Transfer RNA from an Actinomycetota bacterium, 73 nucleotides, folded computationally.
Its mean pLDDT, the model's own confidence on a scale to 100, is 81.
Its Rfam family is "tRNA". Its family is annotated with triplet codon-amino acid adaptor activity in the Gene Ontology.

[in-house]
């Protein structure tokens, strides 16, 4: 300098060929116990990197840029 892949919950992380935004582990509040762990159940908790651009609509397409990680020269 050029390609490539990523960026979603506190953390690991799907997700949608464009219309409600999700799981696990954690957290909290109940249930169960004599008590605890382990087990039930509910529940909080996201500007979907930023900015533009296409559309009635964009987390998803396009550009442009940051950040992380790779390759080539």
């Nucleotide at each position: 300098g050029c390609c490539c892949u990523g960026g979603u919950a506190g953390c690991u992380c799907a997700g949608u060929c464009g219309g409600c935004a999700g799981a696990g582990c954690g957290c909290u509040u109940c249930c169960a116990u004599g008590g605890u762990a382990a087990g039930g159940a509910a529940g909080a908790g996201g500007u979907c990197c930023g900015c533009g651009g296409u559309u009635c609509g964009a987390u998803u397409c396009c550009g442009c840029g940051c950040c992380a990680g790779g390759g080539c020269u």